[in-house]
RNA sequence: CCGUGCUAGGCGGGGAGCUAGCGGUGCCCUCUACCCGAAAUCCGCUUCAGCGGGGCACAAUUCCCGCCCGAGGGGCAGAUCCUGAGGGAUCGGGCUCGUGCAAUGCGGUGUUGAUGGCGAGGUCCCAUUCGAUGGGCGACCGUGAAUCAGGUCAGGUCCGGAAGGAAGCAGCCUUAAGCGGAUCCGCCCAAGCGCAGUGGGGUCACCUGGCCGGAGCUGGCGGCAGGAGCUCCGCUUCAGAUCGAGUUUCGACGGCGGGUGCACGG
Numbered sequence: 001c002c003g004u005g006c007u008a009g010g011c012g013g014g015g016a017g018c019u020a021g022c023g024g025u026g027c028c029c030u031c032u033a034c035c036c037g038a039a040a041u042c043c044g045c046u047u048c049a050g051c052g053g054g055g056c057a058c059a060a061u062u063c064c065c066g067c068c069c070g071a072g073g074g075g076c077a078g079a080u081c082c083u084g085a086g087g088g089a090u091c092g093g094g095c096u097c098g099u100g101c102a103a104u105g106c107g108g109u110g111u112u113g114a115u116g117g118c119g120a121g122g123u124c125c126c127a128u129u130c131g132a133u134g135g136g137c138g139a140c141c142g143u144g145a146a147u148c149a150g151g152u153c154a155g156g157u158c159c160g161g162a163a164g165g166a167a168g169c170a171g172c173c174u175u176a177a178g179c180g181g182a183u184c185c186g187c188c189c190a191a192g193c194g195c196a197g198u199g200g201g202g203u204c205a206c207c208u209g210g211c212c213g214g215a216g217c218u219g220g221c222g223g224c225a226g227g228a229g230c231u232c233c234g235c236u237u238c239a240g241a242u243c244g245a246g247u248u249u250c251g252a253c254g255g256c257g258g259g260u261g262c263a264c265g266g
Stems, first nucleotide, its partner, number of pairs: 001266006010056002012030004020046005034054004063259006072250005078243003082240006091234003094230004099225003105221002107218003116212003120208004124201006130194002133190006140181004149174004157166003
């Protein structure tokens, strides 16, 4: 060095997740890579870190180590300001409400007379009158007495010689108390009544008109400066979503280099 037969190791690896940790089942990447069994309310192990059963090929393109490359995954910055939940009136917008300034912004008003000045009246208070409203009483109308109300009293009764006289039932008329009606009239009382009147008081806030005088007055909108309030935004916190080219970590496939037996025969 060649041949034959064996053995170690191999027959996929990796990421996230789970776990005290390791590996597996499940997910994802790589991309082809023996089979069977159980495994998420998990399964099996313990740093030589899957378990049980079976099979295949083999010391090298295939096993082991190092470096490079780098699919892909994860973490962290970061971005979008998309979604949700909070915070905040400190800051900037927005909205609402006061205050002050400003009358060379707009508007309103003013020579049909502004601001200002003077006096009067009203709105206010007290008293009172009148009216209206309600109640009561009177007056008014109707009714209303077997007898104990009145008038007239037929008949009948009584007295009388007679003339005549007396009491008086029914009827008719009238009326008292009472009852009812009406609300035209008078009186009294009440009151949360009145475009009403009279007298007195009070004030300058408002209104009305008068006189003087002769050009402004007014903060409604806008402006400026404070103030108070409201989360509708910016802002800010957390969570989610999407992106993630930056950074970090692991890293498949692939490439390069190195390493690794035993027995027999030639």
Bacterial large signal recognition particle RNA from a Thermoleophilia bacterium, 266 nucleotides, folded computationally. A source record names the gene ffs. The source organism's lineage runs through Bacteria, Bacillati, Actinomycetota and Thermoleophilia. The prediction has a mean pLDDT of 77.